Predicted 3D model of a 346-nucleotide part of an RNA (small-subunit ribosomal RNA, central domain) from an uncultured rumen bacterium. RNAcentral holds the full RNA, with entries from Greengenes.
[in-house]
Context: one part of a larger RNA
RNA sequence: UUGGGUUUAAAGGGUGCGCAGGCGGCCUGUCAAGUCAGCGGUGAAAGCCCGGGGCCCAACCCCGGAAGUGCCGUUGAUACUGGCGGGCUCGAAUGCGGUCGAGGCGGGCGGAACGUGGCGUGUAGCGGUGAAAUGCGUAGAUAUGCCACAGAACGCCGAUAGCGGAGGCAGCUCGCCAGGCCUGCAUUGACGCUCGGGCACGAAAGCGUGGGGAUCGAACAGGAUUAGAUACCCUGGUAGUCCACGCCGUAAACGAUGGGCGCUCGUCGUCGGCGACAGAAUGUCGGCGGCCAAGCGAAAGCGAUAAGCGCCCCACCUGGGGAGUACGGUCGCAAGGCUGAAACUC
Numbered sequence: 001u002u003g004g005g006u007u008u009a010a011a012g013g014g015u016g017c018g019c020a021g022g023c024g025g026c027c028u029g030u031c032a033a034g035u036c037a038g039c040g041g042u043g044a045a046a047g048c049c050c051g052g053g054g055c056c057c058a059a060c061c062c063c064g065g066a067a068g069u070g071c072c073g074u075u076g077a078u079a080c081u082g083g084c085g086g087g088c089u090c091g092a093a094u095g096c097g098g099u100c101g102a103g104g105c106g107g108g109c110g111g112a113a114c115g116u117g118g119c120g121u122g123u124a125g126c127g128g129u130g131a132a133a134u135g136c137g138u139a140g141a142u143a144u145g146c147c148a149c150a151g152a153a154c155g156c157c158g159a160u161a162g163c164g165g166a167g168g169c170a171g172c173u174c175g176c177c178a179g180g181c182c183u184g185c186a187u188u189g190a191c192g193c194u195c196g197g198g199c200a201c202g203a204a205a206g207c208g209u210g211g212g213g214a215u216c217g218a219a220c221a222g223g224a225u226u227a228g229a230u231a232c233c234c235u236g237g238u239a240g241u242c243c244a245c246g247c248c249g250u251a252a253a254c255g256a257u258g259g260g261c262g263c264u265c266g267u268c269g270u271c272g273g274c275g276a277c278a279g280a281a282u283g284u285c286g287g288c289g290g291c292c293a294a295g296c297g298a299a300a301g302c303g304a305u306a307a308g309c310g311c312c313c314c315a316c317c318u319g320g321g322g323a324g325u326a327c328g329g330u331c332g333c334a335a336g337g338c339u340g341a342a343a344c345u346c
Base pairs, nucleotide, nucleotide: 003318004317005316006315007300008299012314014201015200016199017198021194022193023192025088026087027086028085029084030083031082033081034080035077036076037075038074039073040072041071042070049065050064051063052062053061054060091191092188093187094186095185096184097182098181099180100179103177104176105175106174107173108172109171110154115149116148117147118146119145120144121143125136126135162169163168206247207246208245209244210243211242216240220236221235222234223233258313259312260311261310262309263308266291267290268289269288270287271286272285273284274283295302296301319346320345321344328339329338330337331336
């Protein structure tokens, strides 16, 4: 490489948009590029293969044939693929109507709790632990009442629930933006799927500048524990945690399962819509879950939300260690990211 694979054995890119490329619904006309057929040319000789012959045989040599799967030309065929033209509506999209949600952005507001400050009540302890101690407290703490300030997060509702492409999203409310789903009708008429490179988004931590700083809390300090204790426990506590703007671009970024379309026995629950109804049972479309038929799987398990049966496109794997390292390139302020070996060794 071919092949075989990618939930858990090595292997799905973190996610989306999308250029090139690959692939592409139904009917019809035309061309004849791909495709198929006939004929012609070419495909040197030797060699290989078949038949025959010459050296006693063979090796070797000579003659003839076949083959040379190919290429070129020409004449035809037109089912399929393709080019060009015409038409269609079921794929796709748009409009009108309805509906849903912690989807995103910006503003305003609220209560509880923690902390701090002020004033009052009150007196000897509080705090913390397995037990303690460090710590706090007669300069009046802890506890308790009222007032004030500040920052961060939103209890119950809350779900086995919902929304989003992923990351992710939760107090209430207003405004702006986007999306899904459903129903009937209308419109466009294949406008589609996927996507190397590219672009955008992307938890936490981290970085830059400025702000903010209640809580928690790497580092750090002290107290314990211990043989030791650079830990686990305790008392403190800086960065950070929060905001604005700009970087970083990683993750067990997980369903460890790429995207799209079609097909394949049932059953239970739930969310949204439509339809039906006195109420229910029941129907249908879309989503989230449980159990299973066939089938699949090494098994665990998967099973219309497939890991089943098919087609299209992308990504990736090819023994363990060395190593996600070195070198080079590229991106970054840095940390580092991306790309990514070999010797050697088992």